Predicted 3D model of a 547-nucleotide part of an RNA (large-subunit ribosomal RNA, domain I) from Desulfonatronospira thiodismutans ASO3-1. RNAcentral holds the full RNA, with entries from ENA and SILVA. Its mean pLDDT, the model's own confidence on a scale to 100, is 83. NCBI's taxonomy places the organism under Bacteria, Thermodesulfobacteriota, Desulfovibrionia, Desulfonatronovibrionaceae, Desulfonatronospira thiodismutans.
[in-house]
Context: one part of a larger RNA
RNA sequence: GGCAAUUGGUGGAUGCCUUGGCGCCAAGAGGCGAAGAAGGACGUGGGAGGCUGCGAUAAGCCUCGGGGAGCCGUCAAACAGGCUUUGAUCCGGGGAUUUCCGAAUGGGGCAACCCACCUGAAGUAAUGUUCAGGUACCUCUGUUAAUUCAGGGGAGCGAACCCGGGGAAGUGAAACAUCUCAGUACCCGGAGGAAAAGAAAUCAAGAGAGAUUCCCCAAGUAGCGGCGAGCGAACGGGGAUUAGCCCAAACCUCGUGUCUUCGGGCACGGGGGGUUGUAGGGCCUUCAAUACGGUGAUUUGCCAGUAGAUAGCAGAACUAUCUGGGAUAGGUAGGCCAUAGAAGGUGAAAGCCCUGUAUGCGAAAUCGAAAGCGACGCCAGAAGGUACCUGAGUACCACGGGGCACGUGGAACCCUGUGGGAAUCCGGGAGGACCAUCUUCCAAGGCUAAAUACUACUUGGCGACCGAUAGUGAACCAGUACCGUGAGGGAAAGGUGAAAAGAACCCCUGUUAGGGGAGUGAAACGAGAACCUGAAACCAAUUGCCU
Numbered sequence: 001g002g003c004a005a006u007u008g009g010u011g012g013a014u015g016c017c018u019u020g021g022c023g024c025c026a027a028g029a030g031g032c033g034a035a036g037a038a039g040g041a042c043g044u045g046g047g048a049g050g051c052u053g054c055g056a057u058a059a060g061c062c063u064c065g066g067g068g069a070g071c072c073g074u075c076a077a078a079c080a081g082g083c084u085u086u087g088a089u090c091c092g093g094g095g096a097u098u099u100c101c102g103a104a105u106g107g108g109g110c111a112a113c114c115c116a117c118c119u120g121a122a123g124u125a126a127u128g129u130u131c132a133g134g135u136a137c138c139u140c141u142g143u144u145a146a147u148u149c150a151g152g153g154g155a156g157c158g159a160a161c162c163c164g165g166g167g168a169a170g171u172g173a174a175a176c177a178u179c180u181c182a183g184u185a186c187c188c189g190g191a192g193g194a195a196a197a198g199a200a201a202u203c204a205a206g207a208g209a210g211a212u213u214c215c216c217c218a219a220g221u222a223g224c225g226g227c228g229a230g231c232g233a234a235c236g237g238g239g240a241u242u243a244g245c246c247c248a249a250a251c252c253u254c255g256u257g258u259c260u261u262c263g264g265g266c267a268c269g270g271g272g273g274g275u276u277g278u279a280g281g282g283c284c285u286u287c288a289a290u291a292c293g294g295u296g297a298u299u300u301g302c303c304a305g306u307a308g309a310u311a312g313c314a315g316a317a318c319u320a321u322c323u324g325g326g327a328u329a330g331g332u333a334g335g336c337c338a339u340a341g342a343a344g345g346u347g348a349a350a351g352c353c354c355u356g357u358a359u360g361c362g363a364a365a366u367c368g369a370a371a372g373c374g375a376c377g378c379c380a381g382a383a384g385g386u387a388c389c390u391g392a393g394u395a396c397c398a399c400g401g402g403g404c405a406c407g408u409g410g411a412a413c414c415c416u417g418u419g420g421g422a423a424u425c426c427g428g429g430a431g432g433a434c435c436a437u438c439u440u441c442c443a444a445g446g447c448u449a450a451a452u453a454c455u456a457c458u459u460g461g462c463g464a465c466c467g468a469u470a471g472u473g474a475a476c477c478a479g480u481a482c483c484g485u486g487a488g489g490g491a492a493a494g495g496u497g498a499a500a501a502g503a504a505c506c507c508c509u510g511u512u513a514g515g516g517g518a519g520u521g522a523a524a525c526g527a528g529a530a531c532c533u534g535a536a537a538c539c540a541a542u543u544g545c546c547u
Base pairs, nucleotide, nucleotide: 001546002545003544004543005542006541007540008539009538015532016495017494020466021465022463023462024461025460026459027458028457029455030454031157032156039101040100041099042055043054044053046079049075050074051073061095062094063093064092065091066090070083071082072081106115107114108113116135117134118133119132120131121130122129137154138153139152140151141150142149161192162190163189164188165187166186172179176226202209203208213240214239215238216237217236223231224230244447245446246445247391251272252271253270254269255268256267257266258265259264277425279390280389281388282386283385284384285383286382287381293379294378295377296376299375300374301373302372308367309366310365312361313360314359318334319333320332321331322330335352336351337341343355344354345353396420397419398418399417400416401415402414403413406432427442428441429440430439431438482489483488502531505517506516507515508514
């Protein structure tokens, strides 16, 4: 020096554990904000650094309930001082207070700071000073000489879902330009608990259906496509859920203004009327009729301040013995409860020890339904005549684009930038160029629940989900430490023991280091805080063998 064995050290794998995550389900809630939010800064404790709570009334104040013996949050034990059966701490409802910044809103500003004005008050001889309230902008309504004044609203934040306005590229096409990715990402605006859509100028095809939305199929079909890559319907069928309505106009009438040949016309506003395609309505004439019924999404009463939500309460049944440090496992012996043998805890594995579970019960206060039953509103007749009305820079056409599964194609249909520009029910649109026949529907106004989408948040539950290099980035004071001018990036880090019983006292020593005794404990030579288990690499000692 090598090899081997042994004994240690180092190290923190593995096993076990779980306070934390992940996913899903159900129910709730689906918003907060000028009555100042979200988010912060700074304060606030007897001593007080962080976290939590709170706001100069500052780990809290008042009140109403619950609860019933201890309490003064936590890291974090102790000291000092207090509170409490005259009911504290704690839990829940309501209220008060709530500095400064922040939409931030009196003006300014380098957020948490600076400086004002008006009114009232305190104080001063007076000024300074202090306190309370007010003073931004936009918009609507009324008012005014006036953006004069008064009142109402808005502004900002928030996870996803939704609608609208804009709108890529990497990529694919094995290059690339049409195309694709994709109307995706992203930006902006807006709204709601959902949003959007929605009661046929729709489909269909000789038979018919009957608003919209969502799901399954039709179907990767028909098609579109440098006919490449790819894109990709509808009809029809089956389900979920169902709900239909209101204006404009004709006509009648009222008011104001204006014109007037005083008959009235015109404009605007209000009321009645009226709302559709087997056309409907108005007006005129004739007949019938005042009721049964239907319906409600607007209003309203009862149900009912009820059910329910926000604290809670009651809640069955086991002992002995052995092993053991310890009994609950286990064994032995004999019992018991069960509308409760879910689960967790307790010194190892408990139906009967504890918390609970099944079941039953409970609210002063705040929030607060639904079904159902009423009120009330709304709806609804026939025949004949008349030709008054039935949404205009609209339909449609041309050109340029976009959307439709459809890339200009034979390209219908929908939208519209520019230019033209109808008809009026003997009317008009559609049925994939166009025409005819036929069928079907009635545009150019509006509203509409449910079925559908989502989950930041609350409650409950579940998991052939993870178990500390996993699971969230974060089980631990983590969006922290740290890095970056900044946008932004972004960790590591869990486990003594049943209980601190956390090692009094003695010794070595420069020592609050380390160690040896003693003591605790089941275990401290393998629980000693660098603490469960404690693998390997790596280091050393001892022994043996070889050189």